[in-house]
Context: one part of a larger RNA
RNA sequence: AGCGGGCAAGGGAACUCGGCAAAUUAGCACCGUAACUUAGGGAUAAGGUGUGCCUGCGAUAUUAGCGAGGAGCUAGAAUUGCAGGUUGCAAUAACAAGGGGGUCCCGACUGUUUAAUAAAAACACAGGAAGCUGCUAGCCUGAAAAGGUGCGUACAGCUUUUGAAUUCUGGCCAGUGACGGUACCUAAAACCUGGGUUCAACCGGGCUAAGGGCCGUUUAACGCCGGGAGUAACUCUGACUCUCUUAAGGUAGCCAAAUGCCUUGUCGGGUGAGUUCCGACGUGCAUGAAUGGACCAACGAGGGCCCCGCUGUCCCUGUCCGCGACCCG
Numbered sequence: 001a002g003c004g005g006g007c008a009a010g011g012g013a014a015c016u017c018g019g020c021a022a023a024u025u026a027g028c029a030c031c032g033u034a035a036c037u038u039a040g041g042g043a044u045a046a047g048g049u050g051u052g053c054c055u056g057c058g059a060u061a062u063u064a065g066c067g068a069g070g071a072g073c074u075a076g077a078a079u080u081g082c083a084g085g086u087u088g089c090a091a092u093a094a095c096a097a098g099g100g101g102g103u104c105c106c107g108a109c110u111g112u113u114u115a116a117u118a119a120a121a122a123c124a125c126a127g128g129a130a131g132c133u134g135c136u137a138g139c140c141u142g143a144a145a146a147g148g149u150g151c152g153u154a155c156a157g158c159u160u161u162u163g164a165a166u167u168c169u170g171g172c173c174a175g176u177g178a179c180g181g182u183a184c185c186u187a188a189a190a191c192c193u194g195g196g197u198u199c200a201a202c203c204g205g206g207c208u209a210a211g212g213g214c215c216g217u218u219u220a221a222c223g224c225c226g227g228g229a230g231u232a233a234c235u236c237u238g239a240c241u242c243u244c245u246u247a248a249g250g251u252a253g254c255c256a257a258a259u260g261c262c263u264u265g266u267c268g269g270g271u272g273a274g275u276u277c278c279g280a281c282g283u284g285c286a287u288g289a290a291u292g293g294a295c296c297a298a299c300g301a302g303g304g305c306c307c308c309g310c311u312g313u314c315c316c317u318g319u320c321c322g323c324g325a326c327c328c329g
Base pairs, nucleotide, nucleotide: 002323003322004321005320006319007318008317010315011314014313019310027051028050029049030048031047036041038164052086053085054084055083056082057081058080059079060078062076063075064074065073066072087091099308100307101306102305103304104303105302106300107299111123112122127162128161129160130159131158132157133156138149139148140147141146166294167293168292170225171224172223175222176221177218178217179216180215181214184213185212186211191206192205193204194203195202226244227243228242229241230240253287254284265281266280267279268278269277
């Protein structure tokens, strides 16, 4: 030097990707406690006061003895109130023992996960929805026998999807898929039949299953949800009109959002100064409704921002203790 630890004037996050690390807080009793809320919570919210020992006087419930019982008396340990006194820098003096608050994003929650770089916003979840299935079922494993679900039976099982509650879930069946139908069309071999061949091969016709065509249904199935002009007595804007076009032209909501290229968008807030953050705005490159939309109390070793407290993170280093290498003896 390094590793582990203690302390530090003044300042107090200026450090840094970021308060990482450290510091602060801390137990118990009492007082007190906001927004919001699913009325349970939030909450140990926040914030404050007290805390040792000695003496005196009480209180509470209780144990033992005396007392026939009751009342009462005596003694013990426990909790506790008031008053007075007393020591120290400090009384939960050691050990142990939450820093707090505000706001936004995501996920409702407790849970689960990449044994050995990821604990999360991923998975699961209760709840919602759809499909298949009447049991010799449906789905799954197996070549089969057989087995699982299940010695269960539709308030069940299997498959898929969404993901608490609340509030909602708009339009489109043209394409793809699924399901159903089908007079008709298409359609292989076999079969029938004509030709052909010594026999065959071969060529044609007929009949015809599934499938396809065709016709329907279906989106909490896969998915999709426009463009150009004109128009109001300042201007701007365009409720209104015209036009091309589609299966239908994005509804309610929500947003520069974990989704916005341009972009550090514009306005407002906070700062002396803010590419982040919060609140708005919205022709949204490319938001949007169970590929769920919106909202959301509680919860989170999740992510962003701010404030208070606190600090050797820093200004800016110093010093002490333990271990301790080069080097020196």